[in-house]
RNA sequence: UUAUCAAGAGUGAAGGAGAGACCGGCUCAAUGAAUUCACAGCAACCUAUCUUAAGAAAAGGUGCUAAAACCGGCAAGGCAAAUGCUUUGAGUGAUGA
Numbered sequence: 001u002u003a004u005c006a007a008g009a010g011u012g013a014a015g016g017a018g019a020g021a022c023c024g025g026c027u028c029a030a031u032g033a034a035u036u037c038a039c040a041g042c043a044a045c046c047u048a049u050c051u052u053a054a055g056a057a058a059a060g061g062u063g064c065u066a067a068a069a070c071c072g073g074c075a076a077g078g079c080a081a082a083u084g085c086u087u088u089g090a091g092u093g094a095u096g097a
Base pairs, nucleotide, nucleotide: 001097002096003095004094005093010039011038012037013036014035018028019027020026022073023072024071025070040065041064042063045061046060049056050055051054069092074089075088076087077086078085079084
């Protein structure tokens, strides 16, 4: 810089209090958080390979395996008497190339 982010997929061992980026909310966590390891799985960004020029595939390189990127935050539109609700976009973040 660019693409994607409402789908999908977890057990065991070690560990011992935090985690969900930040802030607010809300949630997860001693029926065991972060982190590490083992094995397993999901997906198909890159890609061996096959047919074919777009698909398939999944050996390899990453990634991921609570909740939509958990929801909101900024701007504009719509609704509502109002706290607010809602749509789109931006911003931020994550991952790949």
A computed fold for a 97-nucleotide RNA from a sheep gut metagenome, annotated as SAM riboswitch aptamer (S box leader).
Of the family's consensus pairs, 97% are formed in the model.
Its Rfam family is "SAM riboswitch aptamer (S box leader)". Its family is annotated with regulation of gene expression in the Gene Ontology.
The prediction has a mean pLDDT of 85.
The RNAcentral record of the sequence draws on MGnify.